A computed fold for a 72-nucleotide RNA from Candidatus Falkowbacteria bacterium CG10_big_fil_rev_8_21_14_0_10_43_11, annotated as transfer RNA. Rfam family: tRNA. Clan: tRNA clan. Lineage of the source: Bacteria > Bacteria candidate phyla > Candidatus Falkowiibacteriota. RNAcentral holds the sequence, with entries from ENA. Its mean pLDDT, the model's own confidence on a scale to 100, is 82.
RNA sequence: ACAGGGGUAGCUCAGUGGCAGAGUGCCUGCUUUCUAAGCAGAAGGUCAUGGGUUCAAACCCCGUCCCCUGUU
Numbered sequence: 001a002c003a004g005g006g007g008u009a010g011c012u013c014a015g016u017g018g019c020a021g022a023g024u025g026c027c028u029g030c031u032u033u034c035u036a037a038g039c040a041g042a043a044g045g046u047c048a049u050g051g052g053u054u055c056a057a058a059c060c061c062c063g064u065c066c067c068c069u070g071u072u
Stems, first nucleotide, its partner, number of pairs: 001071007010024004018055001027041004048064005
């Protein structure tokens, strides 16, 4: 330099045009002599970033940044 894949909650990931979710973690409560385990609830998101298309974009198109793999 080129090609491919990836970037979504603290972490691991799903979501492929119409409400942004799961597991886990954190917080609160219940339970327990205490802890752990269990149960219930709540919080936590500029969907990497800038544009475009569309009535509507995490999703489609283009540029940029970062990570991984391969080729030279």